[in-house]
Molecule: transfer RNA
Organism: Candidatus Dojkabacteria bacterium
């Protein structure tokens, strides 16, 4: 350069074009004598842009990041 994959809370992974959920995390609270386990609850995200649809994490273009294969 040229194909492929991938990009969503702090972190890891879901989400048939139709409410963006769930594990750890983190606060708060209950529980316990403290503390840990364990229950409750809160927090926090769709890499930019554009475009298609009533309706976009989804499908189209383009950038920008990473990884992997050719040269």
């Nucleotide at each position: 350069u040229g194909g492929c994959a991938g990009g969503u809370a702090g972190u890891c992974c879901a989400a048939u074009g139709g409410u963006a959920g769930g594990g750890c995390g983190u606060c708060g609270g209950g529980c316990u004598u403290u503390g840990a386990c364990c229950c409750c609850g809160a927090u926090a995200a769709u890499a930019g842009a554009g475009g298609u649809u009533c309706a976009a994490c989804u499908c189209c273009u383009c950038u920008c990041c990473u990884g992997c294969c050719a040269g």